[in-house]
Molecule: small-subunit ribosomal RNA
Organism: uncultured Chloroflexota bacterium
């Protein structure tokens, strides 16, 4: 510091992921020590048992029990000491510890304030401590009672309580002084009121009490400032703002009360609702920031839930009171206990959090004069890898690179110096033995710990998580879209580095993954530091309040702002220095950093306030002039419909084409006349005007605004504008009008598979006009407003102004103001934008923050309604989007080309036959090929064979090969005979080679074992080959050059070409594959040679060689270039005509059955042998052919003319036999030498349009020939029979010159053929081409695109079915916080004064104070009511979201087929 992820691929927008840090965690796997730390986030849930607050006899008064001593009638009595327990009493118990529940508050932080206050022990100062009286617990005794406890009589002491004197003293009052924003300060008079305790001594004091003063250090209250969401909370408030009295506290205040006023507070966010104790501080961030409040520290609150005082310096008191309410628990049932959010600890709740320990030995706390008692604060142990730190788990040496292990191209190569192996150390471990510091006299829980010394012995000690990409690390096997992985993107449907395992490797290592939160990346909330023309995003558009922002010169201030001191910002933590612990981690000293903080001096440019001035912003006057600027009213003329009339008569009318309407009751056409509404042709313009909606005949009132010239006036008056108000297209709605024409809805005709549409023929709301409403558009330049700057050109509109002209009017020039276009710099992701900014700055407003749910609920506000406004979440997806860019594509566009159409010849489709497919049969009909590019195709030859299928027979190392072991000698081989359909089984007999050192080896054959086979499967694992587009001209690179970039450009444009052919222009210039030529082969000519050809000899001919041709030559067009047209020559002329040749690529085209091959099935079978049967089957279907239908024709008879091949297991000549297919026989002939020969045609005849003397299927008979064999299932021949066919529907094929048609001839393969097929030869030999409108397919350029697996693309919407979350809802069940009335404990204050033993007055009555006890305010709760407000649920319902292959249709993207 980034990186992945939307696309075919790019930039850019923007989201979702990741890589690092963190944690009081959890979870899985694993697990050695040691130090320092942390350790109920959940139920402020319930709690058994024990401990956590007591102490003090030097405050008092008993005093059990001991011990001593006297006495004693041995029961006891008595004295002195010592003393448990309890009790008066004093202090403490308002500290420490816990906990975060409720609190959005002066609660907490941080500044100041108390002139509005308190303060026990503690310090320091002042002067004091005189005098008296009555109780009471304990304790004795009775009573009540289960207990808890109470209750009555008696006795007692205090530092317990009362009471008098009495001040340095406090308090009222009065006058004085002085300081302050402000006396309750001081000083002085009067007057009032008020203190005290005593204990102990060593007799010195000490501790102590009481009163005033101070101070520390604690608190309380009051105050600016600062830290949460939430406007779908906007108005709140009655003790409520104030005031005067009064009560109350230490104390201020409406903190209470009573009167009075009517205030307070709120958009700068009140009230309200959620949520949360705050802070130093932690975590992260490069900081700003974000996030968070554990552990230590401070402050708060709280102590089961409320609520209230009392004591006391302090409490509304966690281990106190007292009422209430909910749980527990005791009970004899009457009544009583209780509160762990103190430290262990149980239960319960969860994903989760420890011992019912030691010890007061050190700090620290309470009480005490001290000893000292008491502290679960505290200091240590103990559990937990919870986190941080440090150490180990050995080290050096060891190749024959050992065994296994795992890949392997079988060579070897990894595990791996890793092991073994030799030599050595001892951290840690164990066992001995010394032995701390923590204590400044004595005391040590920890602890025989840390440490220290010695012996022993590699000994006790490594896991985890990953290995497609981000990310650092690969193979093999298994598995087959199943298991399953996954953080994102994705991986799995037979070769998966992505899943499981295994070897191997990578990272960290007593850990190491997941998972959960945070901050980080993420400038993705943007202060530092984004953005809004089109990606999210300018309000429809105006006036204006509140804020904000603001021109030039000067002068004061000095809040802001700037500097400088002082204060304070506790410790802890941060950061830099030095120390302590063997290091570190933790720790201890200094230092620094940290506030929007207060005060005080100081500057005075800038904001800012104040004064006083400009004049250029701003507005005003005067003068001119443009205009569909608004309202009102009038008014005018074309047209369209309608009515009335004439003319006239048969059709109109409307489409793509038609019907429905109209019309013989006279339409439409036409001519007069009339009526009515509504719109204003032509002027007319990227012209005007308005702020936007929007304004269009003419005229006439009334009105608005902008704009030029003058430069005379005010003297910043200004911009902007949250709320607010007002205007606002077109639809719609109210109330009343109007109603020509157009026209939603609706009727009818068409079109369609259907047509709720598009088309046509009718039609109401509307549309128009008065008033109201409605507030919304793609209300758009998709671009808020004001302002300043920043090259220019060229158009038009309104003014002025200069020039020319005697004057006007044009032309030129300038200037100010609107509107358009091009363009430079600049900006943009690119498109573009460019003085009318989206250039560069200031200022103010509005907005936006991934898609989608959602221009949606809810609830508010507003409308009559329809609706509008304003606006979430739950889910859910990894995208959604912008621009541009290459392709395909388009029922876009433009150029072109081809037998592509057209012109034409012949066909096919119909018939009969052949053949090949489908599909149907079958044991099997053997696979394979399937629009174009399968279908006379693979196969250039199925009776067996082929042959792979079927059925039956047989065989297991094999029908074929290779190794290695073993074994055979009458052995390999041949074989009658029998058995069989044959393979094959047996098996009598004959019976062998080759090398040799003579031992044997080799071949052969038998056993076994590796192994062979396999037309079995994968053509989507592959080779090689091949088909297609397409012999279509196109495909593509290096340089440079433009784009940020995919990419472009050249390859495009203007012209030619068959051609990206070749010429011109050109950021481009060249090159490559492709065209075209180089090759073959035909056509002239010449040469050379010549077996065989012919009678010679060279002319044909036959095979080599070369020549020829290049637009080369002339005209003519043309940019005078490329080429075109036209001639000439010439066998041939513009590639001469044919052939080979097939550019990057496309189709996951074909092919594993032609070969080749990975993977994978099989192994007495899917292999192999063999016999028969299939491959020929037949009720259709298609698809190439053939034969025909007839006279340009058959048939008979003569009769002329080729070429290309092939041939010894062959071609056969000739003779000869048969009507023929053949037969028989024998020459030639390894081929220019023999076989070897044509048909159409031409001559003659015949036959006359007819199912014939066409046609030749079929079927009978005989026959040849081939072969081991023609049944199934071969050609062929002669006789014989003679079937449909009379030129073939929609439809469709070939062909453009030696072609097509029309004739026959050879070959391959083959024994033979089912060949009408394939390929190849010559032979006769046409006809059309006007042209590209139009199908088909192909280039090129352009354009649109929401396609890119590319239109066979994509993609919407309703039903159906499945989960999901979620509005509404008749109810229904809970939660808060109020507020009304009703009861109203305990307590504080207040009344009352019937009752009550002390203290003080009083001789006494009785008095004063005080108790109880009644009551009154207030009041926790508790009930009843009716609202609010938030959640649960709920028949039913509404929309949404998802989900490989349901249903209907076709809106969107191309002119998407009605933009």
């Nucleotide at each position: 510091a980034g990186a992945g992820u939307u696309u075919g691929a790019u930039c850019c927008u923007g989201g979702c992921u990741c890589a690092g840090g963190a944690u009081g965690a959890a979870c899985g796997c694993u697990g050695g020590c040691g130090g320092c730390g942390u350790g109920c986030c959940u139920a402020a849930c319930a709690c058994a048992u024990g401990c956590a607050a007591g102490u003090c006899g030097a405050a008092c008064g008993u005093g059990a029990g001991c011990c001593u001593g006297a006495u004693u009638u041995c029961g006891g009595u008595u004295a002195g000491g010592u003393g448990a327990a309890a009790g008066u009493g004093g202090c403490g118990a308002a500290c420490g510890g816990g906990u975060g529940a409720g609190u959005a508050a002066c609660a907490c932080g941080u500044u100041g304030g108390u002139g509005a206050c308190c303060u026990g022990c503690c310090c320091c100062g002042a002067g004091g401590u005189g005098g008296g009286g009555g109780a009471u617990a304990a304790c004795u005794c009775c009573u009540c009672g289960a207990a808890a406890g109470a209750g009555g009589a008696g006795c007692u002491a205090a530092u317990a309580c009362c009471c008098c004197g009495g001040a340095u003293g406090u308090c009222u009052g009065g006058a004085u002084u002085g300081u302050u924003a402000g006396a309750g300060g001081g000083u002085u008079c009067a007057g009032a009121c008020u203190a005290a305790a005593g204990u102990u001594u060593u007799c010195g004091g000490a501790c102590g009490c009481a009163u005033c003063g101070g101070g520390a250090g604690g608190g309380g209250c009051c105050u600016g400032c600062g830290g949460g969401c939430u406007a779908u909370c906007a108005g709140c408030u009655a003790g409520u703002u104030g005031g005067u009295g009064a009560g109350g506290u230490a104390a201020u205040g409406g903190c209470u009360c009573a009167c009075c006023a009517a205030g307070g507070c709120g958009c700068a966010g009140a009230c309200g609702g959620c949520u949360a104790g705050g802070g130093g501080g932690c975590g992260u961030g490069a900081g700003a920031g974000c996030g968070u409040g554990a552990c230590c520290c401070c402050c708060c609150a709280c102590a089961a839930g409320g609520g209230a005082a009392c004591u006391g310096a302090g409490a509304g008191a966690c281990g106190g009171u007292c009422c209430c309410u909910a749980c527990u628990c005791c009970u004899a049932c009457g009544g009583g206990a209780g509160g762990c959010a103190g430290c262990a600890g149980u239960g319960a709740g969860g994903a989760a959090u420890a011992u019912u320990g030691a010890g007061c030995a050190a700090u620290g706390g309470g009480c005490g004069c001290a000893a000292g008692c008491c502290u679960g604060a505290c200091u240590c142990a103990g559990c937990a890898a919870c986190g941080c730190c440090g150490c180990g788990u050995g080290g050096a040496c060891g190749a024959u690179g050992a065994c296994g292990g795992c890949c392997u191209u079988c060579g070897g190569g990894u595990u791996g110096u890793a092991a073994a192996g030799u030599c050595c150390u001892u951290u840690u471990c164990u066992g001995a033995g010394g032995g701390a510091c923590g204590a400044u006299g004595a005391u040590g829980a920890c602890g025989g710990u840390a440490c220290c010394u010695c012996a022993g012995g590699a000994a006790c000690a490594a896991g985890u998580c990953c290995c497609g990409g981000c990310u650092a690390a690969c193979u093999a096997c298994g598995u087959g879209c199943c298991a399953g992985c996954a953080g994102c993107c994705g991986c799995g449907g037979u070769a998966a580095a992505a899943c499981g395992u295994a070897g191997g490797g990578g990272g960290c290592g007593a850990g190491c993954g997941u998972u959960a939160u945070c901050c980080g990346g993420a400038u993705u909330u943007a202060c530092u530091g984004g953005g809004c023309g089109u990606a999210a995003a300018g309000c429809g558009c105006a006036u204006g309040u509140a804020g904000g922002c603001g021109g030039u010169g000067g002068g004061a201030u000095a809040a802001g702002u700037c500097a400088g001191a002082c204060g304070u910002g506790a410790a802890a933590g941060c950061u830099c220095c030095c120390g302590g612990c063997u290091u570190a981690a933790c720790u201890g000293g200094g230092a620094g950093a940290g506030g929007u903080c207060g005060u005080c001096u100081g500057a005075a440019a800038c904001u800012a306030u104040c004064c006083g001035a400009c004049u250029g912003g701003a507005g005003g006057u005067u003068g001119g002039a443009a205009g569909a600027g608004g309202a009102g009213a009038g008014u005018g003329g074309a047209a369209u419909u309608c009515c009335c009339g004439g003319u006239g008569u048969a059709g109109u009318g409307g489409u793509g084409g038609a019907a429905u309407g109209c019309g013989u009751a006279g339409a439409u056409a036409u001519c007069g006349g009339g009526a009515g509404g509504a719109a204003c042709a032509c002027c007319a313009g990227u012209g005007g005007c308005g702020a936007a909606a929007g304004c269009g005949g003419c005229u006439c009132u009334c009105u608005g605004g902008a704009c030029c010239a003058a430069u005379u006036c005010u003297g910043a008056c200004g911009c902007u504008g949250a709320g607010a108000u007002g205007c606002g297209a077109a639809a719609g709605c109210g109330u009343g009008g109007g109603g020509a024409g157009c026209a939603a809805a609706c009727g009818g005709g068409a079109u369609u598979a259907g047509a709720u549409a598009c088309c046509c023929c009718g039609g109401u709301a509307g549309u128009c006009c008065a008033c109201g409403c409605u507030g919304u558009a793609a209300a758009c330049g998709a671009u808020g407003g004001a302002g300043a700057c920043u090259a220019g050109g060229u158009g038009u509109c309104g003014g002025c102004g200069g020039u020319c002209a005697u004057u006007u009017a044009c032309c030129c020039c300038g200037u100010c103001g609107g509107u358009g276009c091009c363009g430079c710099a600049g900006c943009u992701a690119a498109c573009g934008c460019g003085u009318u900014a989206a250039g560069u700055c200031u200022c103010c407003c509005g907005c936006c923050u991934g898609g989608g749910g959602a221009c949606u609920a809810c609830g508010g506000c507003c409308g009559c309604a329809a609706g509008g406004u304003u606006a979430a979440a739950a889910c859910u997806c990894a995208a959604a989007g912008g621009a541009a860019u290459u392709g395909a594509c388009g029922g876009g566009g433009g150029c072109c080309c081809g037998c592509a159409c057209a012109a034409g010849c012949a066909g096919c489709g119909g018939a009969g036959c052949g053949u090949g497919u489908g599909g149907u049969u079958u044991a099997a009909u053997u696979c394979g090929a399937u629009g174009a590019u399968a279908c006379g195709c693979g196969a250039a030859g199925a009776a067996c064979c082929u042959u792979a299928c079927c059925u039956g027979g047989g065989u297991u190392u094999g029908a074929c090969a290779u190794u290695a072991a073993g074994g055979u000698a009458g052995u390999a081989g041949g074989g009658a005979a029998g058995c069989g359909a044959a393979a094959g089984c047996c098996g009598a007999c004959c019976g062998a080679c080759c090398c040799u050192u003579c031992g044997g080896g080799g071949a052969g054959c038998c056993u076994u074992a590796a192994c062979a086979g396999g037309u079995g499967c994968u053509g989507c694992a592959u080779g090689g080959c091949u088909g297609u587009c397409g012999u279509c001209a196109g495909c593509u690179c290096g340089u440079g050059u433009c784009g940020u970039g995919a990419g472009a450009u050249g390859u495009u444009g203007g012209g030619u070409u068959a051609a990206g052919u070749c010429c011109c222009g050109c950021a481009a210039c060249g090159a490559g594959c492709g065209c075209a030529a180089c090759c073959c082969u035909c056509g002239u000519g010449g040469c050379u040679a010549g077996u065989u050809a012919c009678a010679a000899g060279u002319g044909u001919c036959u095979a080599g060689c070369c020549a020829g041709a290049c637009u080369g030559c002339c005209g003519g067009u043309u940019u005078c270039a490329a080429a075109c047209c036209g001639g000439a020559g010439g066998a041939a002329g513009g590639u001469g005509g044919g052939g080979a040749u097939g550019a990057c690529g496309u189709c996951a085209a074909g092919u594993c059955a032609g070969c080749a091959u990975g993977g994978u099935c099989u192994u007495u079978a899917u292999g192999u042998c063999c016999a028969g049967g299939g491959c020929u089957a037949c009720a259709c279907a298609c698809a190439c052919g053939c034969u025909a239908c007839a006279a340009u024709g058959g048939c008979c008879g003569g009769u002329a003319c080729a070429a290309u091949g092939g041939g010894u297991u062959g071609c056969c000549a000739c003779c000869u036999c048969g009507c023929g297919a053949g037969g028989g026989g024998c020459a030639g002939c390894u081929a220019a030498u023999c076989c070897u020969c044509a048909a159409a045609g031409c001559c003659g005849g015949u036959c006359u349009c007819a199912g014939u003397u066409c046609a030749g299927a079929u079927u009978g008979c005989a026959g040849u020939c081939u072969g081991c064999a023609a049944c199934u299932c071969g050609a062929c021949u002669g006789c014989a029979u003679g079937a449909a066919g009379g030129u073939g529907g929609a439809g469709u094929u070939g062909c453009u010159a030696g072609u097509a048609a029309c004739c026959g001839c050879g070959c391959g393969u083959c024994a033979g053929c089912c060949a009408u097929a394939g390929u190849g030869c010559g032979g006769u030999g046409a006809a059309u081409g006007c042209g590209u409108u139009c199908c088909c397919g192909g280039g090129c350029c352009u354009u649109g695109u929401a396609c890119a697996c590319a239109c066979c693309g994509c993609c919407c919407g309703u039903c159906a079915c499945a989960u999901c979350a979620u509005g509404g809802g008749a109810g229904u069940c809970g939660g808060c916080a109020a507020c009304a009335c009703c009861u109203g404990a305990a307590g504080u204050c207040g009344g009352u004064g019937c009752c009550c033993a002390a203290a003080c007055c009083g001789c006494a009555a009785g008095g004063a104070a005080g108790g109880a006890a009644c009551u009154g305010c207030c009041u926790a709760a508790g009930g009843u009511g009716g609202g609010g407000u938030c959640g649960g649920u709920g028949a039913c319902u509404g929309g949404g979201a998802u989900g490989a292959a349901g249903u209907c249709g076709u809106a969107a993207c191309a002119a998407g087929g009605u933009a």